[in-house]
Transfer RNA from a Pirellulales bacterium, 84 nucleotides, folded computationally. Its mean pLDDT, the model's own confidence on a scale to 100, is 81. It matches the Rfam family "tRNA". From the family's description: Transfer RNA (tRNA) molecules are approximately 80 nucleotides in length. By type it is a transfer RNA.
RNA sequence: GGGCCCGUGGCGGAAUAGGCAGACGCGCAUGCUUGAGGGGCAUGUGCCCGCAAGGGCGUGCUGGUUCGACUCCAGUCGGGCCCA
Numbered sequence: 001g002g003g004c005c006c007g008u009g010g011c012g013g014a015a016u017a018g019g020c021a022g023a024c025g026c027g028c029a030u031g032c033u034u035g036a037g038g039g040g041c042a043u044g045u046g047c048c049c050g051c052a053a054g055g056g057c058g059u060g061c062u063g064g065u066u067c068g069a070c071u072c073c074a075g076u077c078g079g080g081c082c083c084a
Stems, first nucleotide, its partner, number of pairs: 001083007010026003019067001027045007046057004060076005
């Protein structure tokens, strides 16, 4: 230098013939249970605005296509593998 694959909440990891982003698990928070701890159970858990209802943003980054993009296209950054 060339080719292929990957990048999503705190962590692992889903969703890809374009249609509710974050399922599921771990972790964490609060509560119940306990003498206490552990375990178990219940509820909650991306960010911002709002009293609330609700609204906006968010898939490495920057653009593009589209009514609509994690998904398709271009560029770019990082990681892995292969070729030279």